[in-house]
RNA sequence: GGAGCCGGCCAAGACAGUCGCGUCAUCCCUUGCGGAUGCCGAGGAAAGUCCGGGCUCCACAGAGCAGGGUGCCAGGUAACGCCUGGGCGGCGCGAGCCGACGGAAAGUGCAACAGAGAGCAGACAGCCGAACGGUCCGCGAGGAUGCGUGGUGAUGGUGAAACGGUGCGGUAAGAGCGCACCGCCUGCGGGGCCAACGCCGCAGGGCACGGCAAACCCCACCUGGAGCAAGGCCAAAUAGGGGGACCAUGGGUUGGCUCGACCCGUCCCCGGGUGUGCUGCUUGAGCCUGACCGCGAGGUCAGGCCGAGAGGAAUGACUGUCCACGACAGAACCCGGCUUAGCGGCCGGCUCCGCCA
Numbered sequence: 001g002g003a004g005c006c007g008g009c010c011a012a013g014a015c016a017g018u019c020g021c022g023u024c025a026u027c028c029c030u031u032g033c034g035g036a037u038g039c040c041g042a043g044g045a046a047a048g049u050c051c052g053g054g055c056u057c058c059a060c061a062g063a064g065c066a067g068g069g070u071g072c073c074a075g076g077u078a079a080c081g082c083c084u085g086g087g088c089g090g091c092g093c094g095a096g097c098c099g100a101c102g103g104a105a106a107g108u109g110c111a112a113c114a115g116a117g118a119g120c121a122g123a124c125a126g127c128c129g130a131a132c133g134g135u136c137c138g139c140g141a142g143g144a145u146g147c148g149u150g151g152u153g154a155u156g157g158u159g160a161a162a163c164g165g166u167g168c169g170g171u172a173a174g175a176g177c178g179c180a181c182c183g184c185c186u187g188c189g190g191g192g193c194c195a196a197c198g199c200c201g202c203a204g205g206g207c208a209c210g211g212c213a214a215a216c217c218c219c220a221c222c223u224g225g226a227g228c229a230a231g232g233c234c235a236a237a238u239a240g241g242g243g244g245a246c247c248a249u250g251g252g253u254u255g256g257c258u259c260g261a262c263c264c265g266u267c268c269c270c271g272g273g274u275g276u277g278c279u280g281c282u283u284g285a286g287c288c289u290g291a292c293c294g295c296g297a298g299g300u301c302a303g304g305c306c307g308a309g310a311g312g313a314a315u316g317a318c319u320g321u322c323c324a325c326g327a328c329a330g331a332a333c334c335c336g337g338c339u340u341a342g343c344g345g346c347c348g349g350c351u352c353c354g355c356c357a
Base pairs, nucleotide, nucleotide: 001353002352003351004350005349006348007347008346009345010344013322014321015320016319017318018317019316021041022040024038025037026036027035028034029032043328047339048338050337051336052335053334054333055227056226057225058224067223068222069221070220071219072086073085074084075083076082087101088099089098090097091096102218103217107216108215109212110211124156125155126152127151128150131149132148133147134145135144136143137142164182165181166180167179168178169177183207184205185204186203187202188201189200190199191197231279232278233277241270242269243268244267245266246265250264251263252262253261254260286305287304288303289302290301291300292299293298323326
């Protein structure tokens, strides 16, 4: 100098001026949808509404089934499908990054195309001629012939996948058929503060147990439903509901008429309830600083701080100067995450390459 990796912070670009908007507090009067002053006034994602919790109402003796979810191990946390650390696998020279990563020696099922054969398989080509048979030669011993029955998974070819790999021996040709090394499986011991775990050692076994569980399934653990339009409070008029008393034993509608059915008065009491109003509403698993514990996520303690709370919904506009010329985007009960969107800037740690000394 170049190329990268990881972590943290900032981000309506900054400053000044003039107007303006919203909640709250205080004050003023002319008491009004009034005015003045002061404080505060969007985000790292406020977003998607995908997980987890708080809060609220409903349901609920207990246990189990079904359904749904999660899935290496340990820890963190209010909890999680999140985070941290570790293991294993994959990618990268590396800093590092990525992974639905339990079980296929319980059962059922699936595997297009190609291929001879796709599950405890398979002779298409090839290789073999030891064995049995045939034919031919030979007096015979025997030889020739791949012709029949056959042997063979070493070679070719197909495939995502063809029943461990390499080598030596062995054989008619071959083959864990035998052996050595590597791999695999089982058991034991050690390590990993526990655990996951070929990380290490010992012993045994020729190898049994191919793949798929984001196929059914099995195992372990978790799991009631609905959501702030949850829910709570206030009370009036009118309408409407229930009950009682009283009046007339009436009136009206239907109908040709009777019966029947339906509707109609006054007063009192009762509870329900829409809209509106109030509340829930923002002090909270909160933020900052320091100390201690922990590799870390995080935890404990001390001190300090208050940083939107609207309710058809405020958070804006203009002017000037400067620069890097300004991205994605707007709270609606609140938190912890994940994911997605996104112009850029600052700080710290680290890796690789080139050059100079």

The RNA shown here (Bacterial RNase P class A) has 357 nucleotides and comes from a Pseudomonadota bacterium. The gene name in the source record is rnpB. Its mean pLDDT, the model's own confidence on a scale to 100, is 76. The organism belongs to Pseudomonadota, within Bacteria. The model forms 94% of the base pairs in the Rfam consensus.